[in-house]
Parts: sequence; structure tokens; C1' cells
RNA sequence: AUUUUUAUCGGGCAAACUUACCGAAAGGUAAGGACGCAAAGCCAAGGGUCUUCAUUCUUUUAUCAAAAGAAUAUGACAGCCGGUUGCACAU
Repeated sequence: AUUUUUAUCGGGCAAACUUACCGAAAGGUAAGGACGCAAAGCCAAGGGUCUUCAUUCUUUUAUCAAAAGAAUAUGACAGCCGGUUGCACAU
């Protein structure tokens, strides 16, 4: 120096839930709060998952509209897999 394993002190992040705000929704931001995390740092150009304002199609009503259903991200999720970078202590 590299690789592997581990997580004592200190430090770091923060699930559910609550409040406020943004958003059509999924979800996000801030504060509180800790289930957990050794990459729970970063990447949404790979897979996967969630959502459907809008668009398209179908059906019904019956008329230029309405309702219901289906499909599709361009919208999201990195605390699903994956990719990428990397700190401290000890062996």
C1' cells in the first nucleotide's frame, strides 16, 4: 500500500408515526421522533416496484359531455437488486 473480516469509544444517517408546507397521485421538504444502517454516501441512462394530472383505447349513459375500466412515464422510489466512490479504530 492492497485485500478480507469485524464494529469498542467517539462521531454520522434516520423507518413507522405526528405537525406544517409542496404535489393530481406516488412521493418530497422542514421540525419532532428512532425501527434499523459500516456506505441508510452518490447514481433513476440496467432490472424491479409505486403512481396516472395527461394521452390512447374500450364500455355505459346519451351527446360533443359525464362515469367506469384497461394500457402507457414524461412523474417518483437509492432503507429492493445493481453500479460507483470512500472515512476512522482493531485484527

c-di-GMP-I riboswitch aptamer, 91 nucleotides, folded computationally. The prediction has a mean pLDDT of 77. It was read from a public genome assembly, where an Rfam model found it. The model forms 95% of the base pairs in the Rfam consensus.